[in-house]
RNA sequence: GCCCCGGUGGCCUAGUCUGGAUAGGGCGCGAGGCUGCGGACCUCGAGGUCCGGGGUUCAAAUCCCCGCCGGGGCG
Numbered sequence: 001g002c003c004c005c006g007g008u009g010g011c012c013u014a015g016u017c018u019g020g021a022u023a024g025g026g027c028g029c030g031a032g033g034c035u036g037c038g039g040a041c042c043u044c045g046a047g048g049u050c051c052g053g054g055g056u057u058c059a060a061a062u063c064c065c066c067g068c069c070g071g072g073g074c075g
Base pairs, nucleotide, nucleotide: 001074002073003072004071005070006069007068010027011026012025013024020058029045030044031043032042033041051067052066053065054064055063
């Protein structure tokens, strides 16, 4: 230098192919229940506006372009 994959709450992850309804789940966190106290279990809650910018579109996490970051491959 070229090619491929990825970037979504504190952490992990689905959704992207085929654009559409309040962006879903797990862990963790907070409150309550339960318990002698805790763990486990049950219920509820907070926390994202999807790496950044631009474009297309009635509508973009999703499609296109440029850039940044991480991983892998080739030279």
Molecule: transfer RNA
Organism: Thermococcus sp. AM4